[in-house]
RNA sequence: GCGGAUGUGGUCUAGGGGUCAUAACUCAACCUUGCCAAGGUUGGAACCCGGGUUCGAUUCCCGGCGUCCGCA
Numbered sequence: 001g002c003g004g005a006u007g008u009g010g011u012c013u014a015g016g017g018g019u020c021a022u023a024a025c026u027c028a029a030c031c032u033u034g035c036c037a038a039g040g041u042u043g044g045a046a047c048c049c050g051g052g053u054u055c056g057a058u059u060c061c062c063g064g065c066g067u068c069c070g071c072a
Stems, first nucleotide, its partner, number of pairs: 001071007010025002018055001027043005048064005
C1' cells in the first nucleotide's frame, strides 16, 4: 500500500428500521444476619466520529478513525 472482519454502560454482550436499547459482572443505597460470606430489592452508567437514504437510523449506504486478520 491492497483486501476482509469488527466498533453498544467501567468489563463482557443481545438487539440488523419504530414501542423505556438486553442480560450478566461491577458500582451505590437498602433488606436479610450478632458479624462476615451468600442471597434479595431498587438505582446509576452505553450505541466510535461525520455525512447520506428514510416519515423515522444503534440498525442500511459512503467516508474517516481505532482494533484484529490476511496479502504484498